[in-house]
Context: one part of a larger RNA
RNA sequence: GGACGAACGCUGGCGGCGUGCCUAACACAUGCAAGUCGAACGGAAACAGACUGGUUUCGAUCGGACUGUUUUAGUGGCGGACGGGUGAGUAACGCGUGAGCAACCUGCCUUUCAGAGGGGGACAACAGCUGGAAACGGCUGCUAAUACCGCAUGACAUAUAAUGAGGGCAUCCUUAUUAUAUCAAAGAUUUUAUCGCUGAAAGAUGGGCUCGCGUCUGAUUAGCUAGUUGGUGGGGUAACGGCCUACCAAGGCGACGAUGGAUAGCCGGCCUGAGAGGGUGACCGGCCACACUGGGACUGAGACACGGCCCAGACUCCUACGGGAGGCAGCAGUAGGGAAUUUUCGGCAAUGGGGGAAACCCUGACCGAGCAACGCCGCGUGAGGGAUGAAGGCCUUCGGGUCGUAAACCUCUGUCUUUGGGGACGAUAAUGACGGUACCCGAGGAGGAAGCCCCGGCUAACUACGUGCCAGCAGCCGCGGUAAUACGUAGGGGGCGAGCGUUGUCC
Numbered sequence: 001g002g003a004c005g006a007a008c009g010c011u012g013g014c015g016g017c018g019u020g021c022c023u024a025a026c027a028c029a030u031g032c033a034a035g036u037c038g039a040a041c042g043g044a045a046a047c048a049g050a051c052u053g054g055u056u057u058c059g060a061u062c063g064g065a066c067u068g069u070u071u072u073a074g075u076g077g078c079g080g081a082c083g084g085g086u087g088a089g090u091a092a093c094g095c096g097u098g099a100g101c102a103a104c105c106u107g108c109c110u111u112u113c114a115g116a117g118g119g120g121g122a123c124a125a126c127a128g129c130u131g132g133a134a135a136c137g138g139c140u141g142c143u144a145a146u147a148c149c150g151c152a153u154g155a156c157a158u159a160u161a162a163u164g165a166g167g168g169c170a171u172c173c174u175u176a177u178u179a180u181a182u183c184a185a186a187g188a189u190u191u192u193a194u195c196g197c198u199g200a201a202a203g204a205u206g207g208g209c210u211c212g213c214g215u216c217u218g219a220u221u222a223g224c225u226a227g228u229u230g231g232u233g234g235g236g237u238a239a240c241g242g243c244c245u246a247c248c249a250a251g252g253c254g255a256c257g258a259u260g261g262a263u264a265g266c267c268g269g270c271c272u273g274a275g276a277g278g279g280u281g282a283c284c285g286g287c288c289a290c291a292c293u294g295g296g297a298c299u300g301a302g303a304c305a306c307g308g309c310c311c312a313g314a315c316u317c318c319u320a321c322g323g324g325a326g327g328c329a330g331c332a333g334u335a336g337g338g339a340a341u342u343u344u345c346g347g348c349a350a351u352g353g354g355g356g357a358a359a360c361c362c363u364g365a366c367c368g369a370g371c372a373a374c375g376c377c378g379c380g381u382g383a384g385g386g387a388u389g390a391a392g393g394c395c396u397u398c399g400g401g402u403c404g405u406a407a408a409c410c411u412c413u414g415u416c417u418u419u420g421g422g423g424a425c426g427a428u429a430a431u432g433a434c435g436g437u438a439c440c441c442g443a444g445g446a447g448g449a450a451g452c453c454c455c456g457g458c459u460a461a462c463u464a465c466g467u468g469c470c471a472g473c474a475g476c477c478g479c480g481g482u483a484a485u486a487c488g489u490a491g492g493g494g495g496c497g498a499g500c501g502u503u504g505u506c507c
Base pairs, nucleotide, nucleotide: 001507002506003505004504006503007502008501009500010499013379014378015377016376017375018374019372020371021337027334028333030332031331032330035078036077037076040075041074043072044071045070046069047068048067049066051064052063053062054061055060085290086289087288094215095214096213097212098211099210100209101208104207105206109203110202111201112200113199114198115197117151119149120148126141127140128139129138130137131136157182158181159180160179161178162177163176164175165174166173167172187195188194189193217261223253224252225251228250229249230248231247232246233245234244235243265287266286267285268284269280270279271278272277292313293312294311295310296309315326316325317324318323343369345368346367347366351365352363353362354361355360382412383411384410385409392403393402394401395400416448417444418443419442420441421440422439426434451496452495453494454493455492456477457476458475462491463490464489465488466487472479473478
């Protein structure tokens, strides 16, 4: 000098664009943050309609099956594995980069081929009985489906066997034919066109696994290792593999730093620097890990699952003491910690996501607004004229000098501002939170808008008074003990300017 997610002191007019718990991965009141589909299904409720039965004082009223509309507790489907947060752990194939899988999976989407025949038994809801303070249940009975289960049909699928061809990378891979065995399906609707369903092949997307190289610190850490290293059989997985298991062998790693310790999410990037390099990993993007702490599996195409389940633990809450409920490292917000970090805001209008045939619903993702000079950028706080160099301040050699064209005063202007009116783009039909915002037009009036640090040298900028090694200053050198340009105040000056200084950290 540059930089900052900064903080502190003094000061503070406006706008645009960004950024905003770096500390306690501390604890959390309250609200919201993941639902949706009635065009999968049976009910239930409300309303309406024509029909019909009873009562009837002919006004009506009660009921029945049917149809239609609306709503939706339950069954069922898809989505809750995305999106959002945090960086505790992790020195690791975690990340980066480059390869490999003759060892793998992939819902929704796209393309192609083929198919959807015929049956069955349940369980919720519901009804009855019943337990419990509650949370939540239990028993009996009825019922539907795109829920569940057999059967049929099955191949370019899978497995085994046989024969042949081609190829490679060791195990092998690809392909042709044959035989045997095994496995499918679901319907809905506004009724004729869609949306679905099943099997297979391919694609796309997303993932899984393996390997080469790279990835901080200290040897005042030198030895480490028993599923340990390898093999065989078996199991397990989508898949290879000590991944697991039984047996066998005795191996494997290490001064090219094993093992243990300390520290740390990694990268694109960002800061600095001429570069090499050094530092860093806030915001934005990619990957990883985590979701009160530890462990576990279930479901599923996908999780060992932030707002799912089970167990244990700590903590908080409810309780009729028997037992239950909870998890903000989502968005706001609270307490606490701290030098320090925002609103319990508006809207789904846009973009994107989930569900739905659609209308639409949900969306604290997101888009916006609010707060904060926290940062960057832009603008303003007036412009021109104005000497008798006014008053006043300060200095003075008492002549004067200086603040100083500065002010007053005159003539103007209208950025910002105040006020009145018009009024968007963002959405090419409808739909605008932002917002009566941006912007435009008219009017008023210099009015409402300047500070901070420094002036001994480094380093731009000097005098007076006060103080008297005191009070104090200070980045280094050093100032102050009676004329201090170094302390304090004033005048003057220098620098930067809605900021200016200080502190911290990095280059």

The part of an RNA shown here (small-subunit ribosomal RNA, 5' domain) has 507 nucleotides and comes from an uncultured bacterium. It matches the Rfam family "Bacterial small subunit ribosomal RNA".